Model confidence (mean pLDDT): 81 of 100. The part of an RNA shown here (large-subunit ribosomal RNA, half A) has 1651 nucleotides and comes from a Bacteroidales bacterium. Taxonomically the source falls in Bacteroidales (Bacteria, Pseudomonadati, Bacteroidota, Bacteroidia). The sequence was found in a public genome assembly.
Context: one part of a larger RNA
RNA sequence: AGCGAACGGGGGAUGCCUAGGCUUCCGGAAGCGAGGAAGGACGUGGUAAGCUGCGAAAAGCUCCGGGGAUCUGCAAACAGGAACUGAUCCGGAGAUGUCCGAAUGGGGAAACCCGGCGGGUUGAAGGCCCGUCGCCAUCGAGAGAUGGAGCGUACGCAGGGAACUGAAACAUCUUAGUACCUGCAGGAAGAGAAAGAAAUAUCGAUUCCCAAAGUAGUGGCGAUCGAAAUGGGAAGAGCCUAAACCGUUUUCGUUACGGCGAGAGCGGGGUUGUAGGACCACCUGCCAAGAGCAUGUCAGGAACCGGAACCGUCUGGAAAGUCGGUCCGCAGAGGGUGAAAGGCCCGUACGGGUAACGAGACAUGGUCGAAGGUGGCACCUGAGUAGGGCGGGACACGUGGAAUCCUGUCUGAAUCCGCGGCGACCAUGCCGCAAGGCUAAAUAUAACCGGAAGACCGAUAGUGGACCAGUACCGUGAGGGAAAGGUGGGAAGCACCCCGAACAGGGGAGUGAAAGAGAACCUGAAACCGUUCGUUUACAAGCGGUCGGAGCACCUUCGGGUGCGACGGCGUGCCUUUUGGAUAAUGAGCCUACGAGUUGCGUCUCGAUGGCGAGGUUAAGGCCUUCAGGGCCGUAAGCCGCAGCGAGAGCGAGUCUGAACAGGGCGUUCAGUCAUCGGGAGCAGACGCGAAACCUAGUGAUCUACCCAUGGCCAGGGUGAAGGUGCCGUAACAGGCACUGGAGGCCCGAACCAGUUUCCGUUGAAAAGGGCUUGGAUGAGCUGUGGGUAGGAGUGAAAGGCCAAUCAAACUGGGAGAUAGCUCGUACUCCCCGAAAUGUCUUUAGGGACAGCCUCGGUUAUGAUUGCGUGAGGUAGAGCUACUGAUAGGAAAAGAGGGCUUCAUCGCCUAUCGAUUUCUGACAAACUCCGAAUGCGCGCAAUUCAGAUUCCGGGAGUGAGUCGUCGGGUGCUAAUAUCCGUCGGCGAAAGGGUAAGAGCCCAGCCCUUCAGCUAAGGCCCCGAAGCACAGUUUAAGUUGAGACGAAACGAAGUGACACCGCUAAGACAGCUAGGAUGUUAGCUUGGAAGCAGCUAUUCAUUCAAAGAGUGCGUAACAGCUCACUAGUCGAGCGGUGAUGCGUGGAUGAUGAACGGGCAUAAAAACUGUCGCCGAAGCUAAGGACACGCGGUAGAGGAUACCGCGCGUGGUAGGGGAGCAUUCUGCACAGCGUCGAAGGCAGGCCGUGAGGCGUGCUGGAGCGUGCAGAAAAGAAAAUGUAGGCAUGAGUAACGAUAAUGGAUAUAGAAAGAUCCACACCGAAAACCCCAGGUUUCCUGAACAACGUUAAACGGAUCAGGGUUAGUCGGGGACUAAGGAGCAGCCGAGAGGCGAAUCCGAUGGCAAACCGGUUAAUAUUCCGGUACCCGCCAUACAGGAUAGAUCGAGACCGAGGAGUGACACUGCCGCGUCCUGACGGAAUAGGGCGUUGAAGGCCGUAGGGAGACUGAAAGCCGACAGUACCGGGCGUCUUCGGACAACCGGACAGCGCAGGUAAGCAGACUUGCAAGAAAAUCGAUGUAUCGUCAAGCGUAUGGGGGCCCGUACCGUAAACCGACACAGGUGGGUGAGGAGAGAAUCCUAAGGUGCUC
Repeated sequence: AGCGAACGGGGGAUGCCUAGGCUUCCGGAAGCGAGGAAGGACGUGGUAAGCUGCGAAAAGCUCCGGGGAUCUGCAAACAGGAACUGAUCCGGAGAUGUCCGAAUGGGGAAACCCGGCGGGUUGAAGGCCCGUCGCCAUCGAGAGAUGGAGCGUACGCAGGGAACUGAAACAUCUUAGUACCUGCAGGAAGAGAAAGAAAUAUCGAUUCCCAAAGUAGUGGCGAUCGAAAUGGGAAGAGCCUAAACCGUUUUCGUUACGGCGAGAGCGGGGUUGUAGGACCACCUGCCAAGAGCAUGUCAGGAACCGGAACCGUCUGGAAAGUCGGUCCGCAGAGGGUGAAAGGCCCGUACGGGUAACGAGACAUGGUCGAAGGUGGCACCUGAGUAGGGCGGGACACGUGGAAUCCUGUCUGAAUCCGCGGCGACCAUGCCGCAAGGCUAAAUAUAACCGGAAGACCGAUAGUGGACCAGUACCGUGAGGGAAAGGUGGGAAGCACCCCGAACAGGGGAGUGAAAGAGAACCUGAAACCGUUCGUUUACAAGCGGUCGGAGCACCUUCGGGUGCGACGGCGUGCCUUUUGGAUAAUGAGCCUACGAGUUGCGUCUCGAUGGCGAGGUUAAGGCCUUCAGGGCCGUAAGCCGCAGCGAGAGCGAGUCUGAACAGGGCGUUCAGUCAUCGGGAGCAGACGCGAAACCUAGUGAUCUACCCAUGGCCAGGGUGAAGGUGCCGUAACAGGCACUGGAGGCCCGAACCAGUUUCCGUUGAAAAGGGCUUGGAUGAGCUGUGGGUAGGAGUGAAAGGCCAAUCAAACUGGGAGAUAGCUCGUACUCCCCGAAAUGUCUUUAGGGACAGCCUCGGUUAUGAUUGCGUGAGGUAGAGCUACUGAUAGGAAAAGAGGGCUUCAUCGCCUAUCGAUUUCUGACAAACUCCGAAUGCGCGCAAUUCAGAUUCCGGGAGUGAGUCGUCGGGUGCUAAUAUCCGUCGGCGAAAGGGUAAGAGCCCAGCCCUUCAGCUAAGGCCCCGAAGCACAGUUUAAGUUGAGACGAAACGAAGUGACACCGCUAAGACAGCUAGGAUGUUAGCUUGGAAGCAGCUAUUCAUUCAAAGAGUGCGUAACAGCUCACUAGUCGAGCGGUGAUGCGUGGAUGAUGAACGGGCAUAAAAACUGUCGCCGAAGCUAAGGACACGCGGUAGAGGAUACCGCGCGUGGUAGGGGAGCAUUCUGCACAGCGUCGAAGGCAGGCCGUGAGGCGUGCUGGAGCGUGCAGAAAAGAAAAUGUAGGCAUGAGUAACGAUAAUGGAUAUAGAAAGAUCCACACCGAAAACCCCAGGUUUCCUGAACAACGUUAAACGGAUCAGGGUUAGUCGGGGACUAAGGAGCAGCCGAGAGGCGAAUCCGAUGGCAAACCGGUUAAUAUUCCGGUACCCGCCAUACAGGAUAGAUCGAGACCGAGGAGUGACACUGCCGCGUCCUGACGGAAUAGGGCGUUGAAGGCCGUAGGGAGACUGAAAGCCGACAGUACCGGGCGUCUUCGGACAACCGGACAGCGCAGGUAAGCAGACUUGCAAGAAAAUCGAUGUAUCGUCAAGCGUAUGGGGGCCCGUACCGUAAACCGACACAGGUGGGUGAGGAGAGAAUCCUAAGGUGCUC
């Protein structure tokens, strides 16, 4: 370390539970609000943070009713109270009700600020208290009255109105008048009493439901869209005006003043289509339903009340359980009580009860309703209307033949003898009467209140939310959005003791049935982490298992069982996707829980079962009834069927076609329908997860871009433009020199801004930084504050840059579950069968449709194989004087070209071409005079299968294939290439062989067996079986790269064969010798002599033989050789061809190509022979299941059993049978504290999913049988959530400015104090703003937080702390910009907007010094000042709204003057200190030596003036003050702090350098020409006053409100997720060196950066 066992930790699954949800039904109410809502802020308790309640009358007050004993909420405790004189509590009616919010006196950054008027308080002012003050609309002469606003689910009507999507693309169309925005309303809304619907008959407002009907229609006639009449039901209700006519009021006109007319208002009248009304005449008549009003009565109606009946025994912690006996029931619904209760409690059935109220019912009264008829007459009956043209929209109806309705625009009737409609239009006929209005019910919805139910959930479920959740947290914002339940019956919540520094934690003791129920608390699984024991392991190579198995240990009923496993055999995970995966292709770290074919449809289809059957069936709805199921009706509205044919009229067992009584087509024979369940389709998100996108409404310019307004910043050094002055110079200019001057998108260089190079960083210190370096740095500069511009839009010195870490179209919510022919995933078992990767078509090619192939049901009696018979055919082959075409050589050859010849013709010739004929040879997929084998069709027979065949119907999958043999195409007769055909395999196939291997060879796996025989292939060892036998070959380890690599070519390798030649007349090889002469052949050449080259019948001679020469060689000769010959030797030698086995050719990167060892008369190769081994094949034995047949039982069915036969590999897929989980019904009058479910570990049973039983744990529920219903089975989806691993005790611990010592403490590397050392010092010091919001100070204390420890802390707990007329803001101003009465514009929402208001970053009255606290100070205290109101008194005598004028009031740059403080130097003075070894004290050092605002003054300077005004001077302001020394005493963290009192000098207003502010809105200069208002002054009008208002001055008195004020603030407190090397505006900013704010070192002060 592995495996096993036991026991733990960890974790929070499982089981049980439910406080909370979900769904449905019924009822109520259907609103609240200026009488101040909804919703909040802040308060409110004795102690009080949160929730709840309440509102300064504040967990409450008053009254009435109920109720009857305790109460003071959640929520304990302490304290203090209340209550039978009736509390708490419940119900009803009131009171109070801060501030915000429509928010309403004005303003505003919601919960704040500031006012007017009246009243109160005060003498007045200021402040406080009470009341009141908004806008719009209508009415009104006015005063005023009334109403409105805002909020709230869904439902409703209306104004606007998408897109994704579907159409397999897309534009009409669809999605859809949907989503969304907007306006407005009601308890419902809308619609509504026919200018209707129809059809020759009629109906009689509207709405809703069922049907009609997926019909008629509409429609790129695509996708789709889709009525109505009518029938059946629910409900049921009808009315009022305008006008004619009459009267009246008023305004105007007119008048012969009598009136008349017109307009407006009011009253009467009148209201319809077989027309009605007015008016005139005549006649009749006093009446109904109903509406609303008043009064009375009655139901009803809150809290609440009554409400039957039980005891004992046993077990137990507890009885409701068990047993025994008994009772009630108009009550045996339900819940609770220490387990399971009709009789214990609450309740339940039933009964009672009343205040407000009383919508409802009834009664009574009066009002309205309220006139009708006939005849005449011709007055009225809704006008910019109906209708029309053009353009649109709505109607199911897309412009169509398009009626009907609406109208943007242009037009434009009729008047009852009239008008509209009936789907273009016309006629006839019929129906109706527009251009005014109201109207209940039936219908829709569910935020709120109450009741009920659930084959709904049970803590990853059910709401996001069972719990203090729209919370914590995230985001600028719109918005997004969690996790988290359980002790026990009862806290009986562990007194006391021990360990420990301990209020940590633990051990005892005690409580309790149980503490292994101890608060991190029921049960307590798994991953993961341990402890102990058994066993194994240190030469061993391993998908880790499986088969065999020695040994060790334990148990045993002695049969055996359990754990470990030395050693051996075999053996490349799972899923997905693929032709093919161990693949080095995908996915998963592990465990637990969750996680995907569902639901709806009066849409279709098929099957099973059931009812009825030529019929079947109800829908909406109604009635009855129940606790809940349910039953009946709906006289069948409607639907399907019973009859078809035809385009149709139509006819009809026929009909259509047709001239047809012809033929033919389709029919005529064949039962349906309703319900339930199941398979499939359609429409819906439709199996789950997943886009990039599109549209819509909002939210964002705290980042960043640009712009607007108002402020601020830029050390220091350099250069030296224009201009000017002087001199020279010119007729005058020009020009020159010097000085002055101080320009510039000038130069160098800090702050500041930027981001050049490089290094580092890259799980960072940092989601863009750091170090060195670099660019700009008076400008197109940088920066603060407040504003503006917004998404196809902005902004952009332009990079597609930026618009909140997001940009070729931001972010958030919604349409929305967009769509996804794409990828991934898709969950229990067994049994039967079992594919495809092909054809055709496809904007189609990785998708589909149809066909093919599979399956299931029915049906058919066919099929397959072999044999025989018979038939069609044009392939292989072959052939071509058999065609078409091609074709090598030869012969013949017309003709042509060329040459010769001629004046021309004729003619002759041919190294040219050549039709045609012929001979020999020979080719073809698109040639055939021929022509098989196999295959195919048909017939007959036999054999065999019974899941083979045919057809019909339900359900699929497949339509990527791949390799091998054979036949071909393409290609290179290349490819693991590609395309076809045929067969086989893989796919979807295991087993044996091939070392290993999808496709090759053998062979098709139901299970068991330690049986046998074989196939391919093997038999020396690894390795089962022959070192088998016989004969050859090979020497190359060839074999052994032979399915796995190789050729041309080469070679006296070697075996066997054939033929030829030489050879005892002596071959071949070796050795000895010769190899000559003409001649140096000729030519050529400088030379060429056998041997550079050329020529040649290369000849001849001598010979045994010898080339005008086979090589070497020379400049050329020479020389050496060869051929050839002789001798010697003594038997075979040489060559050619075709062969067997071997050999060279043969070269790649880590060492590797018999599988290894190895093997040579073989263990190689070839030939032959006999054995053996060898598989999941075959056989043997047993068993299981399916199918067929037969038998028995049964009913010839189902089923069971027996026998025989046959079968049982399997992906996609089809079919069948089951298991488990949750819930429901019935039964078991089931089980259970004597122990349910769940958990842990063994055992037994079943083919399996699984089941049963035992022990331990657990402590209250759970089963079995038969049915039913499903949120019904997990290993994978880079799945979701939680837990736990691994990496790993590894990296890191965030600037390398630095630490060391002593003391205290339980504990110190760090904290505190002290002593040393180090760092910053234009900062790492100090002050202010923004922002933060208590972090500040003190005490306590260390679990967590702090990158370590901690005694420490910006952490935790408790207490404390912020004091203003003058500082900042408001109460006084205005800028950009915002709001906005009026007004303008716009479908709406809303946009703009003079006045006016708001709005600082600007303008504008006033305070300083010192002291003091643990923590505040220009705020408190001391002293000394100043400003503005008010009152009184005194003095002077004009004051003054508005208006006008002026001031207020403004740029950049530059240089100069004056001039403090600080600082430095020097000289004094006061005081204190002073030496290491020694000296020096007339020396050295420290500190102090001072002093504000304000007042007076009014110089220099400035200003047009009013006036302002440095410096200097005086007052303030001198003290035993500051400072130093001593120090009673108090406190102390022992370091110190405070300190009465005493003592010391009664300490400079010195000199120099030096510059800031100020003077100063100064001056000079430049061009880009540089806010507004309040306010102040002057003039002085209306007006007021001269009795003195009002203003001014002086004195005295009195007043001065609200908010901020702690602390951090270059940072550990802000913005960056952090105690983060980043970012963050303004002011002060010392010394030495230095130009300097650079840089280095230091002061004050602060730090050593939390391992």